[in-house]
Context: one part of a larger RNA
C1' cells in the first nucleotide's frame, strides 16, 4: 500500500451525475390502517404495543390471568421487508442482445382490416409429395394495435387493393395486298419476265396489363397561407383573397416531442438548467404509425421527504490475508 471485515466524538447526505456503497428495518402475536380503486386491491399501508425466568390460579391441554425476579439488552444468537409522496411509460405475469444493454424493446389476453367453400388460402419441394389439418369460417393465413375507460374527427388528388367492362393502346398467332431473287421465255440490244422456289412482307384480326369508370384510409399516406375588423389599448368571434383531395375534429401540450429556452407565472429549497402544477407562441403534438385517462404491477427511469448511517466534514483505529523489509 491493496483486498476483506469491526469499531468511531459532534454533525448527518454537506459526499456525488446519482444516498452508489453501507448503515437502518426485519421473527410472531395484538392494536390499527389514508388517498385512490377495475370493490378484488392499495395492505405486513403507515404508525404503535407486548415477548426473558420463578410461583400461583383457572384449564385435560394448548394457554391466559396476577404475583415476583435478574441485566444495559427477554424474536438476548444466526437467519429474517426501510417507508412515505409525486410524475414519466409500459396495462398485468412473462421474453429478449448465451459473455458491456432486462428495458419504456418483444410478446400477451382484447380490438381491428384482409384471404380462404376444402384438392381451402398460405408454406416447402423443377414433381411426386407434405405441413395447414386427419383441422372446416366460433376455423386457418397475412398485416397493424395492444388490459379496461371514453373515444377514433376530414382528406379516394398520388400509390395500393377491389370492382367494371363501352373506347384507346397493346404479344405471339392468323392473315396476306404488295416488294424482292431465281428461272423457261419474249427481245438486235437495254430489258421485259408466266408457273415453281425462296426470302420478304401492308391492311385486316388478336387477351390480360396500361389509359379509362367508380369504390376503399383501423390501406401507404396528407390534414395551409396572406391581409382587415369590435368605442382604452390589446386581441380578433366576424370578412376579404389565394391554393387545395382536404386544410388537423375531440383531447392533451416547452411534452422520451419545444429550436429559440434555464420559455413565463405558481409550488417546493436559504438558494432549483432538474421535478411537479399552469399557460399555450405545438420551430416540428394529434386520434388503432392509435388520443386521451387510468386501480394494479415494474431488479424500469425522474423529483421529494422520513429513518439511517465514516458517502462526506475528516479522518482515527483493530482482525485477517497479500504485497513490501529482514530471517
Nucleotide at each position: 500500500u491493496c483486498a476483506u471485515g469491526g469499531c468511531u466524538a459532534a454533525g448527518g447526505a454537506a459526499c456525488u451525475a446519482g444516498g452508489c456503497a453501507a448503515a437502518a428495518u426485519a421473527g410472531u402475536c395484538c392494536u390499527g390502517u389514508a388517498a385512490c380503486u377495475u370493490u378484488g386491491g392499495g395492505a405486513g399501508a403507515a404508525a404503535g404495543g407486548a415477548c426473558g425466568c420463578c410461583a400461583c390460579u383457572a384449564g385435560c391441554g394448548a394457554u391466559a390471568g396476577u404475583g415476583g425476579c435478574c441485566g444495559c439488552a427477554g424474536a438476548g444468537a444466526a437467519a429474517u421487508g426501510g417507508c412515505c409522496c409525486a410524475g414519466g411509460c409500459g396495462a398485468c405475469u412473462g421474453u429478449u442482445u448465451a459473455a458491456c444493454a432486462a428495458a419504456a424493446a418483444c410478446a400477451u389476453a382484447g380490438g381491428g382490416c384482409u384471404u380462404u367453400g376444402c384438392a381451402a388460402a398460405a408454406u416447402c419441394g423443377a414433381a411426386a409429395g407434405a405441413u395447414g389439418a386427419g383441422g372446416u369460417a366460433u376455423a386457418a393465413g397475412g398485416c397493424c394495435u395492444g388490459a379496461c375507460a371514453c373515444c377514433u374527427g376530414c382528406c379516394c388528388g398520388g400509390u395500393g387493393c377491389c370492382g367494371g367492362a363501352a373506347g384507346g393502346u397493346u404479344a405471339a398467332g392468323a392473315g396476306g395486298a404488295g416488294a424482292a431473287g431465281u428461272c423457261a421465255g419474249c427481245u438486235c440490244a437495254c430489258g421485259c419476265g408466266a408457273a415453281g422456289c425462296u426470302u420478304u412482307g401492308a391492311a385486316u384480326u388478336g387477351a390480360a396489363g396500361c389509359c379509362c369508370c367508380g369504390g376503399u384510409a383501423a390501406a401507404c399516406g396528407g390534414c395551409g397561407g396572406c391581409c382587415g375588423u369590435a368605442a382604452c389599448u390589446a386581441u380578433a368571434a366576424c370578412g376579404g383573397u389565394c391554393c387545395u383531395a382536404a386544410g388537423g375534429u375531440a383531447g392533451c401540450g416547452a411534452a422520451a416531442u419545444u429550436c429559440c429556452u434555464u420559455g413565463u407565472c405558481g409550488g417546493g429549497u436559504a438558494a432549483g438548467u432538474u421535478c411537479c402544477g399552469a399557460c399555450c407562441u405545438g420551430c416540428a403534438c394529434g386520434a388503432a404509425u392509435g388520443g386521451u385517462g387510468u386501480a394494479a404491477c415494474g431488479a424500469u427511469c425522474u423529483g421529494g421527504g422520513c429513518a439511517c448511517u465514516g458517502u462526506c466534514u475528516c479522518a482515527g483505529c483493530c482482525a485477517u490475508g497479500a504485497g513490501c523489509u529482514c530471517g

The prediction has a mean pLDDT of 88. A computed fold for a 327-nucleotide part of an RNA from an activated sludge metagenome, annotated as large-subunit ribosomal RNA, domain IV. Its Rfam family is "Bacterial large subunit ribosomal RNA". Rfam links the family to the GO terms structural constituent of ribosome and ribosome. RNAcentral holds the full RNA, with entries from SILVA.